[in-house]
RNA sequence: GCGGGAGUAGCGUAGUGGUAUCGCGCGUCCUUGCCAAGGACGAGAUCGCGGGUUCGAGUCCCGUCUCCCGCU
Repeated sequence: GCGGGAGUAGCGUAGUGGUAUCGCGCGUCCUUGCCAAGGACGAGAUCGCGGGUUCGAGUCCCGUCUCCCGCU
């Protein structure tokens, strides 16, 4: 330099162009003499970044950054 893959909440992840999913973790409450376990409820991501297409983009297109794999 070329090709391919990945980037979504604190961590790990799902996601047919139509309100972004689930688990762990976190907060409050219930249960207990206390802790752990269990239960109820809740907060938390404008989807790596910048543009474009579209009524509407995490998803499609272009550029770009980081990481991984391969080629040279």
Molecule: transfer RNA
Organism: Candidatus Berkelbacteria bacterium